Predicted 3D model of a 1521-nucleotide RNA (small-subunit ribosomal RNA) from a metagenome.
Its mean pLDDT, the model's own confidence on a scale to 100, is 83.
The sequence is in RNAcentral, with records from SILVA.

RNA sequence: AGAGUUUGAUCCUGGCUCAGAACAAACGCUGGCGGCGUGCCUAAUACAUGCAAGUCGUGCGAGAAAGUUCCGCUUGCGGAAUGAGUACAGCGGCGAACGGGUGAGUAACACGUAAGUAACCUGCCUCAAAGUUGGGGAUAACUCCGAGAAAUCGGGGCUAAUACCGAAUGUGGUCCAGAAGUCUCGUGGCUUUUGGAUUAAAGAUGACCUCUACUUGUAAGUUAUCGCUUCGAGAUGGGCUUGCGCACCAUUAGUUUGUUGGUGGGGUAACGGCCUACCAAGACUACGAUGGUUAGCCGACCUGAGAGGGUGAUCGGCCACAUUGGGACUGAGAUACGGCCCAGACUCCUACGGGAGGCAGCAGUAGGGAAUUUUGCGCAAUGGACGAAAGUCUGACGCAGCAACGCCGCGUGAGUGAUGAAGGCCUUCGGGUUGUAAAACUCUGUUGAGUGGGAAGAAAAGGUGUAUGGCUAAUAUCCAUAUGCUCUGACGGUACCAUUCGAGGAAGCUCCGGCUAACUACGUGCCAGCAGCCGCGGUAAUACGUAGGGAGCAAGCGUUGUUCGGAAUCACUGGGCGUAAAGGGAGUGUAGGCGGAAUUGUAAGUUAGGAGUUUAAUGUACAGGCUCAACCUGUAACCUGCUCUUAAAACUGCUUUUCUUGAGUAUUGGAGAGGACGAUGGAAUUCCAGGUGUAGCGGUGGAAUGCGUAGAUAUCUGGAAGAACACCAGUUGCGAAGGCGGUCGUCUGGCCAAAUACUGACGCUGAGGCUCGAAAGCGUGGGGAGCGAACAGGAUUAGAUACCCUGGUAGUCCACGCCGUAAACGAUGGAUACUAGAUGCUGGGAGGGUUUUUCUUCUCAGUGUCGUAGCUAACGUAUUAAGUAUCCCGCCUGGGGAGUACGCUCGCAGGGGUGAAACUCAAAGGAAUUGACGGGGGCCCGCACAAGCGGUGGAGCAUGUGCUUUAAUUCGAUGCAACGCGAAGAACCUUACCUGGGUUUGACAUGGGAAUGCAAGGUCCUAGAGAUAGGAUCCCUUCCUUCGGGAACAUUCUGCACAGGUGCUGCAUGGUUGUCGUCAGCUCGUGUCGUGAGAUGUUGGGUUAAGUCCCGCAACGAGCGCAACCCUUGUCCUUAGUUGCCAUCAGGUAAUGCUGGGAACUCUAAGGAGACUGCCUGGAUUAACCAGGAGGAAGGCGGGGAUGACGUCAAAUCCUCAUGGCCCUUACGCCCAGGGCUAGACACGUGCUACAAUGGCUGAUACAAAGGGCUGCGAUGUCGCGAGGCGGAGCUAAUCCCAGAAAAUCAGUCUCAGUACGGAUUAGAGUCUGUAAUUCGACUCUAUGAAGCUGGAAUCGCUAGUAAUCGCGGAUCAGCAUGCCGCGGUGAAUACGUUCCCGGGCCUUGUACACACCGCCCGUCAAGCCAUGAAAGAAGGCAGUGCCCGAAGUCGCUUCUCUAACCGCAAGGAAGAGUGCGCCGAAGGUAAGGCCUUUGAUUGGGGCUAAGUCGUAACAAGGUA
Repeated sequence: AGAGUUUGAUCCUGGCUCAGAACAAACGCUGGCGGCGUGCCUAAUACAUGCAAGUCGUGCGAGAAAGUUCCGCUUGCGGAAUGAGUACAGCGGCGAACGGGUGAGUAACACGUAAGUAACCUGCCUCAAAGUUGGGGAUAACUCCGAGAAAUCGGGGCUAAUACCGAAUGUGGUCCAGAAGUCUCGUGGCUUUUGGAUUAAAGAUGACCUCUACUUGUAAGUUAUCGCUUCGAGAUGGGCUUGCGCACCAUUAGUUUGUUGGUGGGGUAACGGCCUACCAAGACUACGAUGGUUAGCCGACCUGAGAGGGUGAUCGGCCACAUUGGGACUGAGAUACGGCCCAGACUCCUACGGGAGGCAGCAGUAGGGAAUUUUGCGCAAUGGACGAAAGUCUGACGCAGCAACGCCGCGUGAGUGAUGAAGGCCUUCGGGUUGUAAAACUCUGUUGAGUGGGAAGAAAAGGUGUAUGGCUAAUAUCCAUAUGCUCUGACGGUACCAUUCGAGGAAGCUCCGGCUAACUACGUGCCAGCAGCCGCGGUAAUACGUAGGGAGCAAGCGUUGUUCGGAAUCACUGGGCGUAAAGGGAGUGUAGGCGGAAUUGUAAGUUAGGAGUUUAAUGUACAGGCUCAACCUGUAACCUGCUCUUAAAACUGCUUUUCUUGAGUAUUGGAGAGGACGAUGGAAUUCCAGGUGUAGCGGUGGAAUGCGUAGAUAUCUGGAAGAACACCAGUUGCGAAGGCGGUCGUCUGGCCAAAUACUGACGCUGAGGCUCGAAAGCGUGGGGAGCGAACAGGAUUAGAUACCCUGGUAGUCCACGCCGUAAACGAUGGAUACUAGAUGCUGGGAGGGUUUUUCUUCUCAGUGUCGUAGCUAACGUAUUAAGUAUCCCGCCUGGGGAGUACGCUCGCAGGGGUGAAACUCAAAGGAAUUGACGGGGGCCCGCACAAGCGGUGGAGCAUGUGCUUUAAUUCGAUGCAACGCGAAGAACCUUACCUGGGUUUGACAUGGGAAUGCAAGGUCCUAGAGAUAGGAUCCCUUCCUUCGGGAACAUUCUGCACAGGUGCUGCAUGGUUGUCGUCAGCUCGUGUCGUGAGAUGUUGGGUUAAGUCCCGCAACGAGCGCAACCCUUGUCCUUAGUUGCCAUCAGGUAAUGCUGGGAACUCUAAGGAGACUGCCUGGAUUAACCAGGAGGAAGGCGGGGAUGACGUCAAAUCCUCAUGGCCCUUACGCCCAGGGCUAGACACGUGCUACAAUGGCUGAUACAAAGGGCUGCGAUGUCGCGAGGCGGAGCUAAUCCCAGAAAAUCAGUCUCAGUACGGAUUAGAGUCUGUAAUUCGACUCUAUGAAGCUGGAAUCGCUAGUAAUCGCGGAUCAGCAUGCCGCGGUGAAUACGUUCCCGGGCCUUGUACACACCGCCCGUCAAGCCAUGAAAGAAGGCAGUGCCCGAAGUCGCUUCUCUAACCGCAAGGAAGAGUGCGCCGAAGGUAAGGCCUUUGAUUGGGGCUAAGUCGUAACAAGGUA
């Protein structure tokens, strides 16, 4: 510090996810030790048991017992002493308000911070001052009696105090009435002073004799210590008040009646509506009141670079609470966790009358929960309460126990060790890896176990002794300081140390597709499963499971949860709004925010210095202590804040005085569809009346509905009505936007220019508010020509609730009133300033030239186009900014759910405004790129159409396919690009299929062992369908040799490796092939452009068959294709002439190159020549090129062939071959016989033959080319009607043979008919091949003589030696061709042209497609699941209101009752207590409502879910943009 994920790829926007750190955690697997920490986050649920707050005898009264000792004696009783002034209980004092727990409540002066208190209190403590005199009456304990189950209570009697109550004194305090001084922001405070009133106390212990008293000595005396009282001050701790800070919701907008203030009174420690009576009507609130939800707050902790965000366990500070609610008492302090009273719930005891209780103290139990410990030891330390002290108490605390819960540290060994052991795993079978790892050898001893040491450290106080000082009369006591001695350890026989033993007891977890370090095998086969995201798994899974190996961390490792980070993804630091989410429809204007130039003062903001505070701990730095670390300690810095204070005065604010440039006013002009109202005009349309006139009109792609003989349409005249204003008219004008268009008038708003004068910042923006606001719509009343939702009819269509047509109602128009929304768009808020230009237009003004028209320059305001810089993801924008800046407002934060639900609000309604969540997905989106596609466009080509010729589709047959059938009808090929295809030839074989019979190392290959050498092989016989089995016979291996034998070869037997498979997968593959397409395309290097994908080149203008060539151009070149080179054919030449040829010469024949000869010609087959737009004319850009011409055998590629770019179709083929993987192995292998591949209701493709006279038949007669031939072609001859037979000359081929070419031509006949056309079918007889012709061959002869008379929709081929037509040959092959591959003969017609169909190429355009239109995709319905809204209601909770009842209790009153202290001789009084009453008042009851939650038959939409239904709405002009 980033990464993955939207796309074919790219850039951007944007979400989701990951890597990090942390935790009071939990779960899974595993687990050696130690140190330091931490440990109910849930039920503030309920609690058994024990403990957690007592102490003081130096405040007081009383006061045992056991035991021991002694005495008396009645010997088991009594007494005394001791125990002991002890224990227990009581009065009294202090404490119990601390410490400890919890976080329910609380959104608050609760907390934090900083102040205030002149408005206050403060026990114990410290300091200062003054006192502590003298009396009185009770009461508990105790004792007696009584009640009660108990808790407990009542009565009689005795007694004490530091308990209680008067009195005295009054340093002082307080109060009242004055006086003076001083201080404060103020109320007022403080000090001094005069007078008056009022107001205190308690003693205890020790010591002593200086004074006094008396008899040594003691005390009423003195003294010390501790107390007590009053007052002042301090310290500490609190109370109260205030500024600032401190959660969310506006779908909570108004709240409040003690409420806000005042006066009087009360109350409090104290201010105060804190309470009360009266008066006034205020107070809070958009800077968020009130209400609701949630929550203890902070120091800090986690994270982060920081700013921030999250948290508030442990430790520390504050607050609140103590079963729930209320209340006071005591006290310095409480409205009191282990106190009291009352009420409620719950639990327990009970004798049913009544009582008791409160673990959110420490342990512990139950329950809840994913989950959180011992009913431990000790007061030794620290701290606390009490005490003079010893000391007692202390679940605070110190320790131990449990838990890998966290952090930190240590160990599980170290060194040497290659045969690279064995085993495992993989393997290309060679090896590799585990791996120096192990074994083995040599060591060490952390830890562990044993033994021993270890009162070391953690402890100072206290007690006691001594010394010095102080108090004092004092060498007593007491106090302070110094010092000696002495005493105390829970942890714990622990830490630590020494020694012995012995590598012995101690390693796991997760992961290995990318992110992300780490790969193979097997199993599985969209199953089982994995998954944080993307995604893996459908037979070769590095992604599932296992194994081997590897990577990471390590006594832990993973998972889950939560927080921060990454996330600049709420953006203060640090984001955006034209098209990605996002500018309010427009204006006006309130609050608010911001604001021109100069100047005076001020000091709020600001800046600098100082002071206080910011507790401690934490964190940081540096040191130190535990062996290190964690941990602990010290010091420093920090604590960014707040307050006070001093100073400065630039900037902002406030204030003063000015200014004119912002803004405005006045004057003179100007343009305009700006607005409102009124009047008025013509054209057109429709209707009405009349005239003329006759059969149609209208409408459409084509029609029909409709109108018309009752006279339409058309045309003319007249009239009526309503609405809109042609031309002008223009990216012209005006307006804030919506919007505004005939003409004239009235009223009226805004804008612009020029020049002066005036005001003097009066400005900009603008949350709420208010106003305006297209169309549609609503209300009332008019109006209604045309148009025209709904509706009706006609068409179209599979349907057509649409598009088209004919009608047509609301509406459109007017007046008044609503609605308040639009793609209300420039998808661009307003204002101001600045930042190159060029060029139009509109409205003003100024200048120059010109006689004028007019031309030209500048300027202000507006409105357009292009464009530099800049900006932008790109597109684009660009002085009318989307640039550079400032100010203000509005808005956004992934897609869907959803602009939906609920609530509120506006509206007559329709609806509008505001506006969520659950759930769900990993995307949704913007711009641009390359393709592909379009019922988009342009250009061009092709037998693509057109123009022609001939076919197919109809018939019969042949052949292939589908389907069906079958034991089998083997398999493959399936749009073009399968279907006379693989198959260039199925009777057996082929053959892969079926039935049956055989066989198992095999029909075939290699290797081991044994046997044989009479082998193997040939011929014959027998059984059998044959394979096979048995027998006979013929033949009788080679080499070396040490002669023993060995080697080779062959066969048989044997067993194992293996053979074999036309079994599967062409979607695992190689190779081969088809197709687009012989279409003209496909790319690269360098450069340039672009952020990039990419572009350019390759586009453009021409041209070509061609990306062929030329020109131009940020391109310049190159490659694969095109063309050419190759073959063939067309002309000529040269060479060569046999088997070919024969002009000339000669010979010969019935005839023939037959012969001699020739080398001329044809021909053969080698080599050359020839054609290149080379020449001419014209056109074109002086080009490429095109048109025409000449010459030429051939002319613009001369004709034909071979040749097939990058790629597409998971195209075809595992049955040509090869091959991975899988499968079979007495069978899915091999052999054999027979059958099948040849079936047949049917459908399709490709062909043949025909339907006839351009013909059939008969006769005569002419002319080819190219091939093949020894298991062959086979002549002459001969036989047969013929197929063919017999026979065998010649030929290994320019020699011989196949081999007669046929159409054509010349004659004759047939005469339009199912025929002398046509030949299927069938019968008979044959021929040939072959072991074999039945299933199932071809051919011949005779006889038979079917359909068919030119073929529907549709469809195919062909542009010249082509189509058509005619025959010939070959491959395969024993035989079998209408198929296939070739050959020649005869030999046409037509092409205007590119509108249309099909295919293709280039450019361009749109796109929501990229598996690429056979694409994508929408909605209803049907099914399942999920969350959610409504709903008659039902249940629960919360807060409040009215009324009723009213506990405890304070306060007030109290005529009634009672009473020790004081007064009084007494009566009685004063005073107190009680009772009763009153106000308030918790819980409770009741009534009507509010809010929230849960649930609810049914119902609404929503989301999700491989292959459901119906259509096809959107994306291309998406077929109606």